Model confidence (mean pLDDT): 84 of 100. The part of an RNA shown here (large-subunit ribosomal RNA, domain I) has 499 nucleotides and comes from Aliidiomarina shirensis. The source organism's lineage runs through Bacteria, Pseudomonadota, Alteromonadales, Idiomarinaceae and Aliidiomarina. Its Rfam family is "Bacterial large subunit ribosomal RNA".
Context: one part of a larger RNA
RNA sequence: CGUACACGGUGGAUGCCUAGGCAGUUGGAGGCGAUGAAGGACGUACUAACUUGCGAUAAGCCAUGAUGAGCCAGUAAGAGGCGCAUGAGUCAUGGAUUUCCGAAUGGGGAAACCCAGUGAGUUUACUCACUAUCCGUAACUGAAUACAUAGGUUGCGGAGGCGAACCCGGGGAACUGAAACAUCUAAGUACCCGGAGGAAAAGAAAUCAACCGAGAUUCCCUUAGUAGCGGCGAGCGAACGGGGAGCAGCCCUUAAGCUGCAUAAGAUUUAGUGGAAGGCUCUGGAAAGUGCCACGAUAGAGGGUGAUAGUCCCGUACACGAAGAAUCUUUUACAGUGAAAACGAGUAGGUCGGGACACGUGUUAUCUUGACUGAAUAUGGGGGGACCAUCCUCCAAGGCUAAAUACUCCCAACUGACCGAUAGUGAACUAGUACCGUGAGGGAAAGGCGAAAAGAACCCCUGUGAGGGGAGUGAAAUAGAACCUGAAACCGUGUACGU
Repeated sequence: CGUACACGGUGGAUGCCUAGGCAGUUGGAGGCGAUGAAGGACGUACUAACUUGCGAUAAGCCAUGAUGAGCCAGUAAGAGGCGCAUGAGUCAUGGAUUUCCGAAUGGGGAAACCCAGUGAGUUUACUCACUAUCCGUAACUGAAUACAUAGGUUGCGGAGGCGAACCCGGGGAACUGAAACAUCUAAGUACCCGGAGGAAAAGAAAUCAACCGAGAUUCCCUUAGUAGCGGCGAGCGAACGGGGAGCAGCCCUUAAGCUGCAUAAGAUUUAGUGGAAGGCUCUGGAAAGUGCCACGAUAGAGGGUGAUAGUCCCGUACACGAAGAAUCUUUUACAGUGAAAACGAGUAGGUCGGGACACGUGUUAUCUUGACUGAAUAUGGGGGGACCAUCCUCCAAGGCUAAAUACUCCCAACUGACCGAUAGUGAACUAGUACCGUGAGGGAAAGGCGAAAAGAACCCCUGUGAGGGGAGUGAAAUAGAACCUGAAACCGUGUACGU
């Protein structure tokens, strides 16, 4: 030095576990905000830090209801207290307080800071209230300029900002594909802007159909990858009809509907209450396991308890419960909206140029409109895919309308041939933290002693170390906090053999 075996160190794989995630189902909720939001800063405890709660009344104050013998949130002990039915604490509902910043709104500003004005009360120093802009409305005032108007002032009402997706509208790419690329595609997608609601939008035929008829809209299945469109390339891609979900119709001189407040009834939700039935024995550290004999079940869902518990605990089936508050449905009364017009004229239609229709201008109907034009008036007008006739069908240029449909930041219950710590969220833990970056932004690692801390008194070595040896606890300490299991690489010790 090598090989083999044994025993260790290092290391943290594997197994088991789950406090966290992921995907859903059902029901709820679908908004919060000038009565100051979302989100923060700073404070606040016997308290130094972080988390949670709260706001100078500061881990809290008041009322009502329900529980209740314990409590002073967690890491987290200690100290000191509160309560014990004269009701602490906890839960629910309602109320009070709610610093400063933030739409931030008295002015300013480098957010959490600086500086005011007016009025009132009180008194020499404070307290309270108001003071942004825009829109609407009412009154007062009021130029050039006589009447007026513009403008100004004040009162009252509203708006503003935030929020995950869904929806409607206004704008609107490129990569890419076409095996290059220009029409085309990607795609009216991404993205930007505006607006609304719990849904939105659409909607009661100037619609389809085909000589038979149907009868608003929306969504699903089909028709059908069909008919078509297309450098007829790549690709794009209907409708009629059929079957379903859901159905609801109305108005424009006096209303169908919708909304608000009040009213009465009912339902649901927001705390909770009751809730059956087991003993002995053996093994073991521990019984829920073994053996024997019982019991309950409208309850053998699930979780916990020193191993695997229907009958130990929490629960579960089932039954019951609201002073207060919220929501919904229906009834009644009132108020508002509908409300603009006068049955739809600068409209229909036309020409030119665009856009939308599955349809790229094509033989291209239909819808829409930037420019220019421009009818008829029910004895009328539109459509039926160039156009004309016949025939059929409908009535534009005003408006409202639930449901079936889309989505899930959020709440509750439940489910999983979903994950189990390099997985599952980036985040099971002080996580959008530490750290990086001027900034926009990027962005980790990190779980497990034990049933219970019983977390090792005391002694010894040592630097009043680190670490270790005894002793003790424990079923176990090679479970000792660098703590379950403890693989491999890697490093040793001992023995044997080889060189």